[in-house]
Context: one part of a larger RNA
RNA sequence: GCGUUGUUAAGGAACUCGGCAAAUUGAACCCGUAACUUCGGAAUAAGGGUUGCUCACGAGAGUGAGCCGCAGUGAAAAGGUCCAGGCAACUGUUUAUCAAAAACACAGCUCUCUGCUAAAUCGUAAGAUGACGUAUAGGGGGUGACACCUGCCCGGUGCUGGAAGGUUAAGAGGAUGGGUGCAAGCUCAGAAUUGAAGCCCCAGUAAACGGCGGCCGUAACUAUAACGGUCCUAAGGUAGCGAAAUUCCUUGUCGGGUAAGUUCCGACCCGCACGAAUGGUGUAAUGAUCUGGACACUGUCUCAACAACGCACCCG
Numbered sequence: 001g002c003g004u005u006g007u008u009a010a011g012g013a014a015c016u017c018g019g020c021a022a023a024u025u026g027a028a029c030c031c032g033u034a035a036c037u038u039c040g041g042a043a044u045a046a047g048g049g050u051u052g053c054u055c056a057c058g059a060g061a062g063u064g065a066g067c068c069g070c071a072g073u074g075a076a077a078a079g080g081u082c083c084a085g086g087c088a089a090c091u092g093u094u095u096a097u098c099a100a101a102a103a104c105a106c107a108g109c110u111c112u113c114u115g116c117u118a119a120a121u122c123g124u125a126a127g128a129u130g131a132c133g134u135a136u137a138g139g140g141g142g143u144g145a146c147a148c149c150u151g152c153c154c155g156g157u158g159c160u161g162g163a164a165g166g167u168u169a170a171g172a173g174g175a176u177g178g179g180u181g182c183a184a185g186c187u188c189a190g191a192a193u194u195g196a197a198g199c200c201c202c203a204g205u206a207a208a209c210g211g212c213g214g215c216c217g218u219a220a221c222u223a224u225a226a227c228g229g230u231c232c233u234a235a236g237g238u239a240g241c242g243a244a245a246u247u248c249c250u251u252g253u254c255g256g257g258u259a260a261g262u263u264c265c266g267a268c269c270c271g272c273a274c275g276a277a278u279g280g281u282g283u284a285a286u287g288a289u290c291u292g293g294a295c296a297c298u299g300u301c302u303c304a305a306c307a308a309c310g311c312a313c314c315c316g
């Protein structure tokens, strides 16, 4: 000097990106326990008290009397707590070896395919899985408990349907023409016509892929515009939410919390560039999740000190 461990005056997060780490709490019994809630929970909520030994009584739980210590779950083992918000309902799963999460999964919801030699998948095939199942079944896609809901657009792309029409291959067809031959013939080219799916065309379909406007004017202060005009579109974003895991300008503005707050919470809405199963908005419970705050607690810090045991190092 370093490592591990322990103790520390006064203060108590002033440390720091951040209470990281450490400390606090801790067992059993008794009392007591809020908002909210899906009535199950939340909850060991929170917050208090008791605990040894001797004697008496008692079935016991225990009650009473007494005794000792600074200290009685006398050592060890044994939740810190609360408030508010984001995300994900939950238990679960994951990057073996830098990511455990808000990612994946999930029950539930929905669309679609499939009538059984099912669809789908593997295989050249035989055959197998599906399934010794049969639409309350099986495959695929999306969403993701629950509650309230899920608006408008079918023009494009996709899918589904459509006995008409257009286009259209091989094939059928064979008018007509060429070569050769004396000829019969052989041979070559080949028009009309006919001819499937597909495409064109006509419809349907968005919990299919997706999409969901601009300019100008207008009210008895001003401002704003319920209202009007006009252009374009397939249709012009409904409910709800909103500076948000989304807001560039931006540390937006106002309020709260602090002595002081680019974070946080509540509002506002001017949404650069939210928005409804690529789900929207809420939500009790849950979370080694993320964010902000408070109490307790502490060597995190003011500011360092000492001790034990190791190592380095020094002397012999």
Base pairs, nucleotide, nucleotide: 001311002310003309004308005307006306007305008304010302011301014300019297027051028050029049030048031047036041038145052067053066054065055064056063057062068072080295081294082293083292084291085290086289087287088286092104093103108143109142110141111140112139113138114137120129121128122127146282147281148280149279151212152211153210156209157208158205159204160203161202162201165200166199167198171194172193176189177188178187179186180185213231214230215229216228217227240274241271252268253267254266255265256264
Overview: RNAcentral holds the full RNA, with entries from ENA. This is a predicted structure of a 316-nucleotide part of an RNA (large-subunit ribosomal RNA, domain IV) from Eubacterium sp. The source organism's lineage runs through Bacteria, Bacillota, Clostridia, Eubacteriales and Eubacterium. It matches the Rfam family "Bacterial large subunit ribosomal RNA".